[in-house]
The prediction has a mean pLDDT of 78. This is a predicted structure of a 116-nucleotide RNA (Glycine riboswitch aptamer) from Litchfieldia alkalitelluris. Rfam family: Glycine riboswitch aptamer. Its family is annotated with glycine biosynthetic process in the Gene Ontology.
RNA sequence: AUGAUGGUAAGGGGAGAGCUCGUUUAUGGAGUAGAUUUCGAUUAUACUCCAAGACGACGCCGAAGGAGCAAGCGAUAAAACGUGAAUCUCUCAGGCAAAAAGACUCUUGCUGGACG
Numbered sequence: 001a002u003g004a005u006g007g008u009a010a011g012g013g014g015a016g017a018g019c020u021c022g023u024u025u026a027u028g029g030a031g032u033a034g035a036u037u038u039c040g041a042u043u044a045u046a047c048u049c050c051a052a053g054a055c056g057a058c059g060c061c062g063a064a065g066g067a068g069c070a071a072g073c074g075a076u077a078a079a080a081c082g083u084g085a086a087u088c089u090c091u092c093a094g095g096c097a098a099a100a101a102g103a104c105u106c107u108u109g110c111u112g113g114a115c116g
Stems, first nucleotide, its partner, number of pairs: 006111008018058001020057006027051007034043003059096003065092001066090003072083003
């Protein structure tokens, strides 16, 4: 002098499923009515619509996290038992427009030091 598996940091890529329904809000926006008006417009109030938030209902998704287990292995006379993976299963949590998150993956840097 080579620099693997791995770890770590930054950046990139990254799926799925209701922009569902109802109640509500001292929030934001728009429209209508009423009132005022120099007919430009202003406005406490009422109603409607949209968005956002809170709560509830039903439906759904799996790729943060979490939980479960097969073969095998250990043990045993044999069992019970223990260990034992996931992108599988469950759906607690999380999520179901956008945003955020996102297993996994790519690039670069650092670390590390298998092999030679």
The sequence was found by an Rfam model in a public genome assembly. The model forms 91% of the base pairs in the Rfam consensus.